About this RNA:
The RNA shown here (transfer RNA) has 76 nucleotides and comes from a Gammaproteobacteria bacterium. Its Rfam family is "tRNA". The sequence is in RNAcentral, with records from ENA.
RNA sequence: GGGUGCUUAGCUCAGUCGGGAGAGCAUCGCCCUUACACGGCGAGGGUCGGGGGUUCGAGCCCCUCAGCACCCACCA
Numbered sequence: 001g002g003g004u005g006c007u008u009a010g011c012u013c014a015g016u017c018g019g020g021a022g023a024g025c026a027u028c029g030c031c032c033u034u035a036c037a038c039g040g041c042g043a044g045g046g047u048c049g050g051g052g053g054u055u056c057g058a059g060c061c062c063c064u065c066a067g068c069a070c071c072c073a074c075c076a
Stems, first nucleotide, its partner, number of pairs: 001072007010025004019056001027043005049065005
């Protein structure tokens, strides 16, 4: 330098064909217990990596930038 994949909650990830942003764990509250743990119920937490475009409407499509991983090439 070229190519492929990835970037969504604190963490690990889902989100099919463009129309509701979600799960598990973690955190907090309540119940349970003498208490802790386990268990049950509930709650909070999101610029969907940044910017732009297309569209009535974008996590999803297009362009660009950044970061991470891998492959190839080049130099040494």